[in-house]
Molecule: transfer RNA
Organism: Candidatus Nealsoniibacteriota bacterium
RNA sequence: CGGGGCAUGGUGUAAUGGUUAACAUUUGCGCAUGGGGUGCGUAAGAUUCUGGGUUCGAAUCCCAGUGCCCCGA
Numbered sequence: 001c002g003g004g005g006c007a008u009g010g011u012g013u014a015a016u017g018g019u020u021a022a023c024a025u026u027u028g029c030g031c032a033u034g035g036g037g038u039g040c041g042u043a044a045g046a047u048u049c050u051g052g053g054u055u056c057g058a059a060u061c062c063c064a065g066u067g068c069c070c071c072g073a
Base pairs, nucleotide, nucleotide: 001072002071003070004069005068006067007066010025011024012023013022018056026044027043028042029041030040031039032038049065050064051063052062053061
């Protein structure tokens, strides 16, 4: 320098262009136990990397940028 992939709660992952972005874990609280471990219930936690475009409607499609990874030179 060229090509490709990825970016979503603290962490790991889902989500066919359409309802309040879901699940696990984590954390707080409650219940069960004499106490712990553990289990159950409940709550908190995301403006989906940034900016624009398409569309009635975008996490999703298109363009540019940023960061990371892979391949080639």